[in-house]
Fluoride riboswitch aptamer (crcB RNA motif) from Halonatronomonas betaini, 67 nucleotides, folded computationally. The RNAcentral record of the sequence draws on Rfam.
RNA sequence: AAUUAUAUAGGUGAUGGAGCUCACCAUUAACCGCUAAGGUCUUUUAGCUGAUGGCUCCUGGCAGGAU
Numbered sequence: 001a002a003u004u005a006u007a008u009a010g011g012u013g014a015u016g017g018a019g020c021u022c023a024c025c026a027u028u029a030a031c032c033g034c035u036a037a038g039g040u041c042u043u044u045u046a047g048c049u050g051a052u053g054g055c056u057c058c059u060g061g062c063a064g065g066a067u
Stems, first nucleotide, its partner, number of pairs: 010025004016058006033048006
């Protein structure tokens, strides 16, 4: 590094990964952004912020400056 077997040590928090931490949910669940104007019973149009729920780091993207 690959393969096989067993176990479940759970999942989620609007764009990737890791650590720590917080909250929520129990698979019929938590979750699936915000604002305004309409519409109507959960949908239309327009606009806006952010790779985090929070902190730190990495990766990627955007803008500006210096060498």